[in-house]
Context: one part of a larger RNA
């Protein structure tokens, strides 16, 4: 001198764009934070129109009501999503990172391309009903009462009987798969051509011109595996290692491998630091420095890793899955003691810890995401507001004029000198901030009768008004290092970054008055360069 996710002291006006739990990956009350699709599917409720039949009325009409049709709402049963978005660094020195490269050893839901196909049947099963009986009362089909499969609950059990894009079967396919014969290519492993076999698919909806749905090539994005080489300190860590290094054969996986197992064989790695301790998420970046370099990885952007703690599959295109499921353990909650039930390292927000880190806000208008034709619904992602000088900008706190210069306070050699144009006074101006009032919609998007309709949480701009009125401080003054005199105090009471001040005339302590330095900030501490 420069930095910082800071704290801390004294002060503090406004703005705009940022950042804001660095400690207990310790505990967590409450709400939210992943759902959506009725144009996959039967029902269920309601509302409206039909009006077979029947009560009442002379009729108009008025009540029940089977069906049927339209619209609205959705618990179930399918579908797709939920493995995405967000959090935070536990682990991990290598299964990770970062560059550069293989995969002739692989995968891929949705999305784009090309061909082909999209037949015919069945069984089930949630939902729904039912596990009821008896009294009573009359308007005789409705009310009350007692009871009611099993459990306090969480939830489950029997029986009946229903629906699909759910299940299950058959048909049908090749350019696909696998076998089998044969031919090209290549040194080989392998690659390919040609024939013949055997194997595998579908769902259907609706507003009828669009959607799907099966199989197959092939992209685009995206994953998975595999080399290389670079990634802290320590040797007061020198040897390490049996699935261990390699074969062979199989099992496994979408793929390659001791991945895993049988056998064979005895190897593999080290001073170019193995093996063992410690510590740490890695990169782009970041500060800092003339650069080399030194320190770092907070906000933002890739990866990786974890989701109470250990461990396990299961679904699926994708997971060993944060707000899924099992099983163990630790704590927490209900309970009728028979069992149930919970995971904020999501957003807000508790109490604890701590020097210290924000509101139980506002909308989906926008941007992205699920779903779904759409309308749309839902998105603490994400736009926004709030809170904090914690940081970088910016702007203000007037301007001009005004005395050989008011009081006051302070100094003196008592002549005077400083504060000082500074204040009164006078003319002005009106940023912010405070008060009124007003433009409001464009572009995007959606919707329909293609021209209008209609959509903004949250901001900002434009006119008036009014009056200098609401807006300065902190550090320092012995060197270093800009800036000094007086008093009190008397090695005390203190100061200090070094040097060192303080024992009676202190420019160094503490208080005034001056001064100087930054300024809504100014020291202090703590860390790095």
């Nucleotide at each position: 001198g420069a930095a910082u996710g800071a704290a801390c002291g004294c002060u503090g006006g406004c703005g705009g764009c940022g950042u804001g739990g660095c400690u207990a990956a310790g505990a967590c009350a409450u709400g939210c934070a992943a759902g959506u699709c009725g144009a996959a599917c039967g029902g269920a409720u309601c509302a409206u129109a039909u009006g077979c039949u029947u009560g009442g009325g002379u009729a108009a009409c008025c009540g029940a009501a089977a069906u049927u049709a339209u619209g609205a709402u959705u618990a179930g049963u399918g579908g797709c999503g939920a493995a995405a978005g967000g959090g935070u660094g536990c682990g991990g020195a290598a299964u990770g990172a970062a560059u550069a490269g293989g995969u002739a050893a692989c995968g891929u839901a949705c999305c784009c391309c090309a061909c082909a196909g999209u037949u015919u049947g069945g069984g089930a099963u949630a939902g729904c009903g039912u596990c009821u009986a008896g009294g009573u009362g009359c308007u005789u089909g409705c009310a009350c009462c007692u009871u009611u499969c099993c459990g306090a609950a969480a939830g489950g059990g029997g029986c009946g009987g229903u629906a699909a894009u759910a299940c299950c079967a058959a048909a049908u396919a090749a350019c696909a798969u696998c076998g089998u014969a044969u031919g090209a290519c290549u040194g080989a492993a392998g690659u390919u051509g040609u024939a013949c076999g055997a194997u595998c698919a579908a769902a259907g909806a609706u507003u009828u011109a669009u959607u799907g749905c099966u199989g197959u090539g092939g992209g685009a994005g995206c994953g998975g595996c595999c080399u290389a080489u670079u990634u802290c300190c320590u040797a007061u860590c020198a040897g390490u290692u049996a699935g261990u290094u390699g074969g062979u054969g199989a099992g496994g996986u979408a793929a390659u491998g001791g991945c895993u197992c049988a056998c064979c064989a005895a190897g593999a790695c080290g001073a170019c630091g193995a093996c063992g301790g410690g510590u740490a998420g890695c990169g782009g970046g970041a500060c800092u420095g003339a650069g080399a370099g030194g320190u770092u990885g907070a906000c933002c952007c890739g990866c990786c890793a974890c989701a109470u703690c250990g461990g396990g599959a299961c679904u699926g295109a994708g997971a060993c899955a944060c707000u899924g499921c099992c099983c163990g353990g630790a704590c927490c909650u209900c309970c009728a003691c028979g069992g149930a039930g919970g995971g904020c390292u999501g957003c807000a927000g508790u109490a604890a810890c701590g020097a210290a880190u924000a509101u139980u806000g506002c909308g989906c208008a926008a941007u992205g995401g699920a779903c779904g034709a759409a309308a749309g619904u839902c998105u603490g992602a994400c736009g926004c507001a709030g809170c904090a000088a914690c940081g970088c900008c910016g702007c203000g706190u007037g301007u001009a004029g005004g005395a050989u210069g008011a009081a006051g306070c302070c100094c003196c050699u008592c002549g005077g000198g400083g504060u000082g144009u500074a204040a009164a006074c006078u003319a002005c101006u009106g940023u912010c901030a405070g008060g009124g009032g007003u433009u409001a919609g464009a572009a995007a998007g959606u919707c329909c009768u293609c021209g209008g309709a209609u959509u903004g949480a949250u901001c900002a701009g434009c006119c008036c008004c009014a009056g200098a009125g609401g807006a300065a401080g902190u550090c320092a003054c012995g060197g270093c290092u800009a800036a000094c005199u007086u008093c009190g105090u008397g090695c005390c009471a203190g100061c200090a970054g070094c040097c060192g001040c303080g024992g009676u005339a202190a420019g160094a302590c503490g208080a005034a008055g001056g001064u100087g330095g930054c300024g809504a900030g100014c020291g202090u501490u703590a860390u790095u360069c």

Small-subunit ribosomal RNA, 5' domain from an uncultured bacterium, 529 nucleotides, folded computationally. RNAcentral holds the full RNA, with entries from ENA and SILVA.